The RNA shown here (TPP riboswitch aptamer (THI element)) has 100 nucleotides and comes from Schinkia azotoformans LMG 9581. The model forms 96% of the base pairs in the Rfam consensus. RNAcentral holds the sequence, with entries from Rfam. NCBI's taxonomy places the organism under Bacteria, Bacillota, Bacilli, Bacillaceae, Schinkia azotoformans. It matches the Rfam family "TPP riboswitch aptamer (THI element)". A reference for the family is Welz and Breaker (2007), "Ligand binding and gene control characteristics of tandem riboswitches in Bacillus anthracis", RNA.
[in-house]
RNA sequence: UAAUUCGACUAGGGGAGCAUGAAAAUGCUGAGAGAGAUAUGAUCGACCCUUUGAACCUGAUCUAGGUAACACUAGCGUAGGGAAGUGGAACUGGAACUGG
Numbered sequence: 001u002a003a004u005u006c007g008a009c010u011a012g013g014g015g016a017g018c019a020u021g022a023a024a025a026u027g028c029u030g031a032g033a034g035a036g037a038u039a040u041g042a043u044c045g046a047c048c049c050u051u052u053g054a055a056c057c058u059g060a061u062c063u064a065g066g067u068a069a070c071a072c073u074a075g076c077g078u079a080g081g082g083a084a085g086u087g088g089a090a091c092u093g094g095a096a097c098u099g100g
């Protein structure tokens, strides 16, 4: 000094569905279905993701299968959007220098 891998810090982005029920609540899927705290206007935060970007949004009250329903599988999808910077560690290679 370069590549690869891992991790940290700071900053930022995002979602919260389906079924039963009057409600409370319970069940299902999921990383998460708003844990938890302070406060009861909300704020912090949990979880996932940050251009190597299907986290998430739009198309979409989409199409086929599937489920009690959501989920899930395939398509749409090389679609249109979408939030990044800085140290560190490990290992390997290269270069320079010093000593034997």
Base pairs, nucleotide, nucleotide: 001093002092004090005089006088008086009085010084011050012049013048014047017028018027019026020025036044037043038042056081057080058079062075063074064073065072